[in-house]
Context: one part of a larger RNA
RNA sequence: CUGGGCGUAAAGCGUGCGCAGGCGGCCUUUCAAGUCAGGUGUGAAAGCCCCGGGCUCAACCUGGGAAUUGCGCUUGAAACUAGGAGGCUUGAGUGUGGCAGAGGGGGGUGGAAUUCCACGUGUAGCGGUGAAAUGCGUAGAUAUGUGGAGGAACACCGAUGGCGAAGGCAGCCCCCUGGGCCGACACUGACGCUCAGGCACGAAAGCGUGGGGAGCAAACAGGAUUAGAUACCCUGGUAGUCCACGCCCUAAACGAUGUCAACUGGUUGUUGGGGGAGUCAAUCCCUUAGUAACGAAGCUAACGCGUGAAGUUGACCGCCUGGGGAGUACGGCCGCAAGGUUAAAACUC
Numbered sequence: 001c002u003g004g005g006c007g008u009a010a011a012g013c014g015u016g017c018g019c020a021g022g023c024g025g026c027c028u029u030u031c032a033a034g035u036c037a038g039g040u041g042u043g044a045a046a047g048c049c050c051c052g053g054g055c056u057c058a059a060c061c062u063g064g065g066a067a068u069u070g071c072g073c074u075u076g077a078a079a080c081u082a083g084g085a086g087g088c089u090u091g092a093g094u095g096u097g098g099c100a101g102a103g104g105g106g107g108g109u110g111g112a113a114u115u116c117c118a119c120g121u122g123u124a125g126c127g128g129u130g131a132a133a134u135g136c137g138u139a140g141a142u143a144u145g146u147g148g149a150g151g152a153a154c155a156c157c158g159a160u161g162g163c164g165a166a167g168g169c170a171g172c173c174c175c176c177u178g179g180g181c182c183g184a185c186a187c188u189g190a191c192g193c194u195c196a197g198g199c200a201c202g203a204a205a206g207c208g209u210g211g212g213g214a215g216c217a218a219a220c221a222g223g224a225u226u227a228g229a230u231a232c233c234c235u236g237g238u239a240g241u242c243c244a245c246g247c248c249c250u251a252a253a254c255g256a257u258g259u260c261a262a263c264u265g266g267u268u269g270u271u272g273g274g275g276g277a278g279u280c281a282a283u284c285c286c287u288u289a290g291u292a293a294c295g296a297a298g299c300u301a302a303c304g305c306g307u308g309a310a311g312u313u314g315a316c317c318g319c320c321u322g323g324g325g326a327g328u329a330c331g332g333c334c335g336c337a338a339g340g341u342u343a344a345a346a347c348u349c
Base pairs, nucleotide, nucleotide: 003321004320005319006318007303008302012317014201015200016199017198021194022193023192025088026087027086028085029084030083033081034080035077036076037075038074039073040072041071042070049065050064051063052062053061054060091191092188093187094186095185096183097182098181099180103177104176105175106174107173108172109171110154115149116148117147118146119145120144121143125136126135162169163168206247207246208245209244210243211242215241216240220236221235222234223233258316259315260314261313262312263311266294267293268292269291270290271289272288273287274286275285276284277283298305299304322349323348324347331342332341333340334339
């Protein structure tokens, strides 16, 4: 080392792309590296093991055998793996015709609402709470009407819906652009799967520079509550929330379930295609790709999962190995910083 595991007990990297590596469809032929068989050389002796012998036995000594699971040479075999050559179309991909979609980036634009400003009407309250108070208001508030400014978010539709690798994505219009699904035919001919390093993307908060700032609101101030109240409640309120560019790289980044492929009863709803039936309207049937609910077998410690598996298998990667110490210290790498990442030990139960 050969083990057992990873939905909830420790354990799936946040997500994708992808070099090396690992693994890899069907047929023919060749080779003989792996593989298998025969022969042969070697594998010192002693020891171990087996059968004998010698010390009265034994230990001990001694003869023979076996073993030495290995390596070399040689002669063969050719199914499988690898290599060479040729071919195939099912895997993969391309073309072509359609379809759905908050997929992404940029520009423009609309209405409701909040706030603020100006003017009009109007008068004593408004606001807020469990109750209050701080606060606002006779220098005319709240309410109401008209006009204006500005920022942010898009009610209804809206879904148990859709799209995206994930993070995530929602008013409307235009431009640019990625992916997916379906149908029929044609084409390429294994071009594939996974992926240590690497690269890219990555909510919120946070950071840098410059803008913007309506509402909300850490910090902060005040009012309450309370034994206290550095809170919960109330009145205010600054960063921030928004935009551009550049960083940060974390999360209950969750389906707490890695990716790919094959196989294994059903039922119901729904979304996007295609086909068929129909009194061509409703509706029904088949098929395909999603998304949900329930459940055969099976699995599971149970809960539950159950063709979208946590069932039955294969390929590759990641990860776990008692609790605390600790996702910490030290060191390295990254970062402007905050910090991130990699990651122990003593000690202790």
Molecule: small-subunit ribosomal RNA, central domain
Organism: uncultured bacterium